[in-house]
The prediction has a mean pLDDT of 82. A computed fold for a 74-nucleotide RNA from a bacterium, annotated as transfer RNA.
RNA sequence: GGACUCUUAGCUCAGUUGGUUAGAGCGCCACAUUGACAUUGUGGAGGUCAGAGAUUCGAGUUCUCUAGGGUCCA
Numbered sequence: 001g002g003a004c005u006c007u008u009a010g011c012u013c014a015g016u017u018g019g020u021u022a023g024a025g026c027g028c029c030a031c032a033u034u035g036a037c038a039u040u041g042u043g044g045a046g047g048u049c050a051g052a053g054a055u056u057c058g059a060g061u062u063c064u065c066u067a068g069g070g071u072c073c074a
Base pairs, nucleotide, nucleotide: 001073002072003071004070005069006068007067010026011025012024013023019057028044029043030042031041032040050066051065052064053063054062
C1' cells in the first nucleotide's frame, strides 16, 4: 500500500426482508425476605446504535467518507 471483517447499556452480546416503543444476561441502585450476610423475588437507573454525510414517507439495518480494533496478501 491492497482485500475482508468488526464497532449497539459499565462488561459480554442479540436485533429477522428497512416499519412504528432499541433488547437480553451479568453488573449497579432501591424495596421485600434474614438476627445479619448471601440467595431469591419485584421495581428502577443507564443508549443520541463509533463519527459525518447520502438515499427513503421511514435507517441500528442500505450506500459513501472518516476514526479505531482484528485477519490475510504484498

It matches the Rfam family "tRNA". The family's RNA type in Rfam is transfer RNA. The sequence is in RNAcentral, with records from ENA.